The RNA shown here (transfer RNA) has 68 nucleotides and comes from uncultured Chloroflexus sp. The RNAcentral record of the sequence draws on MGnify. Rfam family: tRNA. Model confidence (mean pLDDT): 82 of 100.
RNA sequence: CAAUGUAGCUCAGUCGGUAGAGCAGCUGUUUCGUAAACAGCCGGUCGCCGGUUCGAGUCCGGCCAUUG
Numbered sequence: 001c002a003a004u005g006u007a008g009c010u011c012a013g014u015c016g017g018u019a020g021a022g023c024a025g026c027u028g029u030u031u032c033g034u035a036a037a038c039a040g041c042c043g044g045u046c047g048c049c050g051g052u053u054c055g056a057g058u059c060c061g062g063c064c065a066u067u068g
Stems, first nucleotide, its partner, number of pairs: 001068005008023004017054001025041005047063005
């Protein structure tokens, strides 16, 4: 100096309008049983602090962490 920071993990999230997927976990169905498959559920102060705005994951500033 640049990029990145969103669920336990890996990642989406358009032009600013109350955040999603897959995997994992839990429950159920199925099976002699396990796994698999199918159905459902749980899980988030969006790194932190401010600013702008009616409204910020998104825009602006500072800081922190990681990577190069």